[in-house]
This record gives sequence, C1' cells and structure tokens, in this order.
RNA sequence: GCUCGGGUAGCUCAGCUUGGAUAGAGCGACUGCCUCCUAAGCAGUAGGCCGGGAGUUCAAAUCCCCCCCCGAGCG
Repeated sequence: GCUCGGGUAGCUCAGCUUGGAUAGAGCGACUGCCUCCUAAGCAGUAGGCCGGGAGUUCAAAUCCCCCCCCGAGCG
C1' cells in the first nucleotide's frame, strides 16, 4: 500500500442484510425488601445523542461517500 472483519451502556454483545415511532440483553453499579449480619434470592433505578463528519430520505445505529481507531490476511 491492497483486501476483509470490527467500533452500540462501566464490561461482553444483539439489533444493520429488508430504514420506522421512546435502541435492547447479560454481567456490573446503586436503592429497597428479606436476614441478627453478610452472601444468595426478589423488586426497582440510573447509565447510550450507536467512532467522527458530510449526504440521501418524511424518517438513518441501519443506505451512499470521506476520515479516525483496533484486529486478521496479502504484498
């Protein structure tokens, strides 16, 4: 340099193919219940402008373009 995969909550990921209304799960955190206390269990809460920018569209995490970062392969 070329090709491919990936970037979404603190962590691990789904959702993207086929655009649709307030973006989800598990773990973790916090609060409450329970308990003599802790753990476990149960209930609840918070946490994301979907890597950045521009475009198409009534509407973009999803489609097009450019760029950044990580990984793999080729040279």

This is a predicted structure of a 75-nucleotide RNA (transfer RNA) from a Candidatus Woesearchaeota archaeon. The prediction has a mean pLDDT of 81. Its Rfam family is "tRNA". RNAcentral holds the sequence, with entries from ENA.